[in-house]
Context: one part of a larger RNA
RNA sequence: GGACGAACGCUGGCGGCGUGCUUAACACAUGCAAGUCGAACGGAGUUAAGCGCUGGUCUGAUUCUUGCUUGCUAGAGGAUUUCCUUGCUUAACUUAGUGGCGGACGGGUGAGUAACGCGUGAGUAACCUGCCCUUUAGUGGGGAAUAACGCCCUGAAAAGAGCGCUAAUACCGCAUAACACAUAUUUGCCGCAUGACAGAUAUGUCAAAGAUUUAUCGCUGAAGGAUGGACUCGCGUCCGAUUAGCUUGUUGGUGAGGUAACGGCCCACCAAGGCGACGAUCGGUAGCCGGACUGAGAGGUUGAACGGCCACAUUGGGACUGAGACACGGCCCAGACUCCUACGGGAGGCAGCAGUGGGGGAUAUUGCGCAAUGGGGGAAACCCUGACGCAGCAACGCCGCGUGGAUGAUGACGGUUUUCGGAUUGUAAACUCCUUUUAUAAGGGACGAACUAAGACGGUACCUUAUGAAUAAGCUCCGGCUAACUACGUGCCAGCAGCCGCGGUAAUACGUAGGGAGCAAGCGUUGUCC
Numbered sequence: 001g002g003a004c005g006a007a008c009g010c011u012g013g014c015g016g017c018g019u020g021c022u023u024a025a026c027a028c029a030u031g032c033a034a035g036u037c038g039a040a041c042g043g044a045g046u047u048a049a050g051c052g053c054u055g056g057u058c059u060g061a062u063u064c065u066u067g068c069u070u071g072c073u074a075g076a077g078g079a080u081u082u083c084c085u086u087g088c089u090u091a092a093c094u095u096a097g098u099g100g101c102g103g104a105c106g107g108g109u110g111a112g113u114a115a116c117g118c119g120u121g122a123g124u125a126a127c128c129u130g131c132c133c134u135u136u137a138g139u140g141g142g143g144a145a146u147a148a149c150g151c152c153c154u155g156a157a158a159a160g161a162g163c164g165c166u167a168a169u170a171c172c173g174c175a176u177a178a179c180a181c182a183u184a185u186u187u188g189c190c191g192c193a194u195g196a197c198a199g200a201u202a203u204g205u206c207a208a209a210g211a212u213u214u215a216u217c218g219c220u221g222a223a224g225g226a227u228g229g230a231c232u233c234g235c236g237u238c239c240g241a242u243u244a245g246c247u248u249g250u251u252g253g254u255g256a257g258g259u260a261a262c263g264g265c266c267c268a269c270c271a272a273g274g275c276g277a278c279g280a281u282c283g284g285u286a287g288c289c290g291g292a293c294u295g296a297g298a299g300g301u302u303g304a305a306c307g308g309c310c311a312c313a314u315u316g317g318g319a320c321u322g323a324g325a326c327a328c329g330g331c332c333c334a335g336a337c338u339c340c341u342a343c344g345g346g347a348g349g350c351a352g353c354a355g356u357g358g359g360g361g362a363u364a365u366u367g368c369g370c371a372a373u374g375g376g377g378g379a380a381a382c383c384c385u386g387a388c389g390c391a392g393c394a395a396c397g398c399c400g401c402g403u404g405g406a407u408g409a410u411g412a413c414g415g416u417u418u419u420c421g422g423a424u425u426g427u428a429a430a431c432u433c434c435u436u437u438u439a440u441a442a443g444g445g446a447c448g449a450a451c452u453a454a455g456a457c458g459g460u461a462c463c464u465u466a467u468g469a470a471u472a473a474g475c476u477c478c479g480g481c482u483a484a485c486u487a488c489g490u491g492c493c494a495g496c497a498g499c500c501g502c503g504g505u506a507a508u509a510c511g512u513a514g515g516g517a518g519c520a521a522g523c524g525u526u527g528u529c530c
Stems, first nucleotide, its partner, number of pairs: 001530004006526005013401006019394002021359001026357003030354003035101003040098002043095009055084002063076003067072002108312003117237008127229002132225008140174001142172002149164003153160002180205009190195001210217003238284003245275003250272006257265001287309004291302004314335005337348004365391001367390003373387001374385004404434003414425004439467006448457001474519005479500003485514005495502002
């Protein structure tokens, strides 16, 4: 000098774009962060329409009877009609449950890890891959249950037991079947090797589901692709020898098991190997990289934000489901902690977004919206989405703009200084003439939307008009290094200081003032790296 996820002191006008718990992977109140599909299914409920029935209710015609003022009154009767209750059908909507897909993505953190974890380059003749794309062949015919529901019981609750009924794209047989799989025989050809590929024959084995509607979406087998993953290997990857020996599933073999797959991955038996001064083992530290900072470069330091990979989800262990997990907002067990309890027993996991306490020198709102982009579900409408898009807070950083311009000498007043003449502050101010970035007020007002509609941001950006220099400058330094000097106070005191060093009576070095220098919405100090 440069840099920073910075902090502290003084100061502080605006905008754009970024960034913001580096410490306790400490504990967490509250809300939200993963749902969706009724076009898979049976129910339940609401509304509307139609039909039917029982009872009630409203209307009360033809007709009959009484009285007589012969056209009125009273009563009976019940055609027709309104509404309620109840049942069936249809339609629309809602949905607890069964079922499907998704909760393995997205989001967070860096505790662990010195490792095929990461980076880079190869290999798999040792592998898997839901949804998606292409091609091909099918989608026949049956069965038995179970939630919901009803009855009933236990429990404070969480929840659970019993009996009975029912549906499906839930579950289970059967049929059909191959270029699929398995076994056996065989031909050709290729490879560094274990072996692979292609073909033929025989035997055996395995599938499916419908929905709405008239066109689609599905379902099953097979082949290929794409995407995503898994495993193996070469090389590289911090410090310590005041860590020199380490190892018994250890190293190898045979067989069996297990896995998507190779393999001591696991097991039985056999052999006695394997690693190490080219640093094993042990101890310490640490997520790795693209990159970032610095430097002429070589190099050194670093791994915040953004992107890729890995690991973790209160601590430890385990599996289940599934194409995919040994699963942050799933399950089980154990530990610690917190909460509820009727003391029998239960519930929980912010290293998601906000937010709280604590720790700390130190780090933000319990905001708005799914309008855009992207993701999940759905045929779609649409629903969900603290991903994301925005807004709020913070000079934390970078960049841009402003705090006025011109004129103006009696070189005003005041301040400081003085050799008392003056000098300086200083064209600085006032005055005069302008301008309006910004500010304030009023009016108009978007792009971002494709796709009929739909804009959180937002009445924001931007544009126009008006007002009026109006709303806007500080911080550090001035002995040398190092740009910038005088006066007073103090008197080895008080103090300064990065180094040299200043201060003991005229201190350009302390403190104050005037003046000056530098940078500027910042300026200094501290910390860390080069």

Model confidence (mean pLDDT): 84 of 100. This is a predicted structure of a 530-nucleotide part of an RNA (small-subunit ribosomal RNA, 5' domain) from an uncultured rumen bacterium. Its Rfam family is "Bacterial small subunit ribosomal RNA".